Context: one part of a larger RNA
RNA sequence: UCGGGUGUAAAGCAUCUAUAGGUGGCUUUUGAAGUCCACUAUCAAAUCCUAGGGCUCAACCUUAGAUAGGCAGUGGAAACUGCCAAGUUGGAGUGUGGUAGGGGCAAAGGAAAUUUUCGAUGGAGCAAUGAAAUGCAUAGAGAUUAGAAAGAACACCCAUGGCGAAAGCUCUUUAUUGAUUGGCACUGACACCGAGAGAUGAAAGCUAGGAGAGCAUAUGAGAUUGGAUGCCUUAGUAGUCCUAGCUAUAAAUGAUGGAUACUAGAUGUUGUGCGUAUCAACCUGUGCAGUGUUGUAGCUAAUGCGUUAAGUAUCUCGUCUAGGGAGUAGAAUUGCAAGAAUGGAACUC
Numbered sequence: 001u002c003g004g005g006u007g008u009a010a011a012g013c014a015u016c017u018a019u020a021g022g023u024g025g026c027u028u029u030u031g032a033a034g035u036c037c038a039c040u041a042u043c044a045a046a047u048c049c050u051a052g053g054g055c056u057c058a059a060c061c062u063u064a065g066a067u068a069g070g071c072a073g074u075g076g077a078a079a080c081u082g083c084c085a086a087g088u089u090g091g092a093g094u095g096u097g098g099u100a101g102g103g104g105c106a107a108a109g110g111a112a113a114u115u116u117u118c119g120a121u122g123g124a125g126c127a128a129u130g131a132a133a134u135g136c137a138u139a140g141a142g143a144u145u146a147g148a149a150a151g152a153a154c155a156c157c158c159a160u161g162g163c164g165a166a167a168g169c170u171c172u173u174u175a176u177u178g179a180u181u182g183g184c185a186c187u188g189a190c191a192c193c194g195a196g197a198g199a200u201g202a203a204a205g206c207u208a209g210g211a212g213a214g215c216a217u218a219u220g221a222g223a224u225u226g227g228a229u230g231c232c233u234u235a236g237u238a239g240u241c242c243u244a245g246c247u248a249u250a251a252a253u254g255a256u257g258g259a260u261a262c263u264a265g266a267u268g269u270u271g272u273g274c275g276u277a278u279c280a281a282c283c284u285g286u287g288c289a290g291u292g293u294u295g296u297a298g299c300u301a302a303u304g305c306g307u308u309a310a311g312u313a314u315c316u317c318g319u320c321u322a323g324g325g326a327g328u329a330g331a332a333u334u335g336c337a338a339g340a341a342u343g344g345a346a347c348u349c
Stems, first nucleotide, its partner, number of pairs: 003321004007303002012317001014200004021193003025088004033081002035077006042070002049065006091190001092187005097181003103176001106174004110154001114150004119145003125136002162169002205246006214240002219235004257316006265294011298305002323348002331342001333340002
């Protein structure tokens, strides 16, 4: 590499957009590149095969014949793929009417809590723990109460609910995108995947400038203990927050790449259309788009999956090939750095 695989054994890129490239609805036509048929030329001899012949047989020697396949030429066929031309509407898209939403960004506003501060009341403890101590407090703490300031997060509603490509997104208001659904009209295959490439990408970390209430790596102190560089307590700095740039990784998970078609049901739920019902809300039948549970056939090593497939098929990309050595060395790319991405072998078993 092939074959065979890729939820859990090795293996699906963190996610998306898209170039080259691969693949591609229905009907008719052109032409004959792929495809198929026939003939011709050629592919030395020996060898192999078939039918004979010669050594007493055989091996061996020898005569004749023949095939697969390759390459080329000529002449045909036209179903399929490609090509040419024309059409079509089911795929795809556009316009138009609705709907739901924590989708994104920016600005403004809000209440509770916490901490600090300034008053008032009051007068001895508070806080902490398994128990304590460190700690705070007569320079008046803790508690109760009036005012002020600050920063961060948004209780209840809240949901196997919603939205987003993923990361992720929940206080309120303003401006905006995508999705979904219904009829009608329009374009007429415009589609799918996608190497390289580009964009986004939690937390932590880095650079510069702000901000700093609470929490809290490091660190100090107190306990525990034989010891305690820990678990527990009390303090507490980076950080956590904002702005502008880096970084590019996670058990970035559904451990399941994307697209299309087909293949029993039952039962919830979200959005929406139609029928039924109707004052209204229900009830009830059904279509589309999601999101759950259970389950038939089938699949699977089993577990389980099961119209949201891990079933049946097609297209396309990534990726795997026993364990360790090792995601290491070297090389070169990238980054301020930390690192990231690419990525072996000896040896061992």
This is a predicted structure of a 349-nucleotide part of an RNA (small-subunit ribosomal RNA, central domain) from Ensete ventricosum. The full RNA is in RNAcentral, with records from SILVA. The prediction has a mean pLDDT of 87.